RNA sequence: UCUGAUUAAGGCAAACCCGGCGAAAGACGGGGACGCAAAGCCGAUGGUCUAACGGACUCCGGUCCCAUGACAGCAUGGCUGCCAGAC
Numbered sequence: 001u002c003u004g005a006u007u008a009a010g011g012c013a014a015a016c017c018c019g020g021c022g023a024a025a026g027a028c029g030g031g032g033a034c035g036c037a038a039a040g041c042c043g044a045u046g047g048u049c050u051a052a053c054g055g056a057c058u059c060c061g062g063u064c065c066c067a068u069g070a071c072a073g074c075a076u077g078g079c080u081g082c083c084a085g086a087c
Stems, first nucleotide, its partner, number of pairs: 001086004011036002016031004021026001034073001040079003044076003047071003054065004
């Protein structure tokens, strides 16, 4: 530098449940394992989710728009790194 996830030092942990946080999306802690070779870190680009604040409309019930809120387990990109093998 490349390849891989069979073994192995080991690691992470979807759904779901519980707890408290949040307007929500969602995040955190505990349990739990669908999966993961960066499922480690960074919202930089695209994408997706939500729509509090703000705005528009309104039959006053609400509806719609909006990210400054999120998702790194959506893709790309950046930084770092364990094991095995090859060079």